[in-house]
């Protein structure tokens, strides 16, 4: 400097140096020798980062628990073969047992993402006016949207 993204009708000034112009830019309207920018010191505002909870909700994973289909294993049973005897075929029941992808419920931990509240050391921002107001599109307006711009996080 560019890029994503969130917010911009609330909030909050003294004092020293300084010496004229300031309010992004146009066009208005305003601040300003009762002292403008600019720098300095103090002080505040806010809550973007940030920090904190027996928060809360969602994912997603993990450990545990329960359900549970179709399927295997076994187990009991019936007829057959075979018959010394294991045994082998077929069937049947599972309101017997194990196993049980995948799925559904519960717990429990981590970790994300959105919330809610809380702090305000620290990074940063801010402390006349709604970014002062309007600029482009729509609308009679009131008012939405969007440009620009500002600050903040992240990236390049």
């Nucleotide at each position: 400097c560019u890029c994503u993204u969130a917010u911009c009708c609330a909030g909050a000034g003294a004092g020293g140096c300084g010496g004229a112009g300031g309010g992004a830019c146009c066009g208005g309207c305003c601040c300003a020798a009762c002292g403008a920018a600019g720098c300095c010191u103090c002080g505040g505002c806010a809550a973007c980062c940030u920090u904190c909870g027996u928060g809360g909700c969602u994912g997603c994973g993990g450990c545990u628990c329960g359900c549970g289909a179709a399927a295997g294993a076994g187990g009991a049973u019936u007829g057959g073969c075979a018959c010394a005897a294991a045994g082998c075929c077929a069937g049947u029941u599972c309101g017997c047992u194990c196993u049980g992808c995948u799925g559904c419920g519960g717990u429990u931990c981590a970790c994300a993402g959105c919330u809610c509240g809380a702090a305000a050391c620290g990074g940063u921002g801010c402390c006349a006016a709604g970014u002062c107001c309007g600029g482009c599109a729509g609308g009679a307006g009131a008012c939405u949207g969007g440009a620009a711009g500002a600050u903040g996080a992240g990236a390049g």